[in-house]
């Protein structure tokens, strides 16, 4: 010098286990911040915070509380798939 490969923020799909159905929360727009392969620099990708718009599926049992069974493009682990742009390291072929 050349070839392979490892590994990020996350997405998706199962399962458990919650939450909200007396609307949270998901999801959109601006806006202001963060964090993001081993390192640097980074966003059309993720996260937060404000404002702003739109928006649901309840139902039996039962004196309330609870229980169940659903319904939210709902939360969290946990496994299984996929998996960062530039440079520059790491391993292996050696």
């Nucleotide at each position: 010098a050349a070839c392979a490969g490892a590994g990020u923020a996350g997405a998706u799909a199962u399962g458990u286990u919650g939450c909200g159905u007396u609307a949270a929360g998901u999801g959109c727009u601006u806006g202001c911040g963060g964090a993001u392969g081993g390192g640097a620099c980074g966003u059309c990708g993720c996260c937060g915070c404000a404002a702003g718009a739109c928006g649901a599926a309840a139902u039996g049992a039962u004196u309330a509380a609870u229980c169940a069974u659903g319904c939210g493009g709902u939360a969290a682990c946990a496994u299984a798939u996929c998996g960062c742009u530039u440079c520059c390291g790491c391993u292996g072929u050696a």